Predicted 3D model of a 138-nucleotide RNA (SAM riboswitch aptamer (S box leader)) from a Bacteroidota bacterium. Lineage of the source: Bacteria > Pseudomonadati > Bacteroidota. It was read from a public genome assembly, where an Rfam model found it. Rfam family: SAM riboswitch aptamer (S box leader). From the family's description: The SAM riboswitch is found upstream of a number of genes which code for proteins involved in methionine or cysteine biosynthesis in Gram-positive bacteria.
[in-house]
RNA sequence: UGAUUAUCAAGAAAGACGGAGGGACAGGCCCGAUGAUGUCUUAGCAACCCUUGUCUGUGCAAAGCCAAACGGCAUGGCGCAGAUAGUAGCAGGUGCUAAUUCCUGCUGCUGAUAUUCGUAUCGGCAGAGAGAUAACGG
Numbered sequence: 001u002g003a004u005u006a007u008c009a010a011g012a013a014a015g016a017c018g019g020a021g022g023g024a025c026a027g028g029c030c031c032g033a034u035g036a037u038g039u040c041u042u043a044g045c046a047a048c049c050c051u052u053g054u055c056u057g058u059g060c061a062a063a064g065c066c067a068a069a070c071g072g073c074a075u076g077g078c079g080c081a082g083a084u085a086g087u088a089g090c091a092g093g094u095g096c097u098a099a100u101u102c103c104u105g106c107u108g109c110u111g112a113u114a115u116u117c118g119u120a121u122c123g124g125c126a127g128a129g130a131g132a133u134a135a136c137g138g
Stems, first nucleotide, its partner, number of pairs: 001138001004135005013042005021031003025105004043097003048093002050089002052085009064073003101130001106127009
């Protein structure tokens, strides 16, 4: 950097530094000199990986058993992979700690209101796209 899969309505902040924009993009709407965004420290949230239990598959083979031997079996054991469960996590790797991913952007269906009957405005549901995070490959 790109691919795949999963999740995105819950949750969780103080201090220090610093000094102007920030919330990915566009529009909106917000945050921000009562100091935002950011960096650092500490704390916390969460449970993706991981740690744990169970089950399944598979590999190994000491003891053991079988065999004259070659070798074979192998409950249990160790390793790997998958599934699943719970909830715990100060063992660890990430992540996160304004607003639903802040809302809407595209497609389909649909409601209300207004209407000069062309449409306009305000919504709802589903999906896609984009983005974020994790895991695992290239």